[in-house]
RNA sequence: CACGACAAAGGCAAACCUCCGGUGACGGGGGGACGCAAAGCCACGGAUCUGACGCUUCACUCAGACCGCCGGGCUGCCGAAC
Numbered sequence: 001c002a003c004g005a006c007a008a009a010g011g012c013a014a015a016c017c018u019c020c021g022g023u024g025a026c027g028g029g030g031g032g033a034c035g036c037a038a039a040g041c042c043a044c045g046g047a048u049c050u051g052a053c054g055c056u057u058c059a060c061u062c063a064g065a066c067c068g069c070c071g072g073g074c075u076g077c078c079g080a081a082c
Base pairs, nucleotide, nucleotide: 003079004078011036012035016031017030018029019028020027021026034068040074041073042072044071045070046069048065049064050063051062052061
């Protein structure tokens, strides 16, 4: 560099409940653990979702959400086997 164990020390926290914020996707606090070796950070590309526009509807366009969907970038704990 790469790889990832019935290892060790720690870490994060889905659904759901609750309070607060937001038109909404969703976000934050508390409870809670399905999972995670980047489930740390960044909306850069795609996907998905929301609102507006448009409208018969979709699409387009605009503004957003989401990195625990996939890819990309930056950073990082531990060390059995290969």
Predicted 3D model of an 82-nucleotide RNA (c-di-GMP-I-GGC riboswitch aptamer) from an Acidobacteriota bacterium. Its mean pLDDT, the model's own confidence on a scale to 100, is 87. The sequence was found by an Rfam model in a public genome assembly. NCBI's taxonomy places the organism under Bacteria, Pseudomonadati, Acidobacteriota.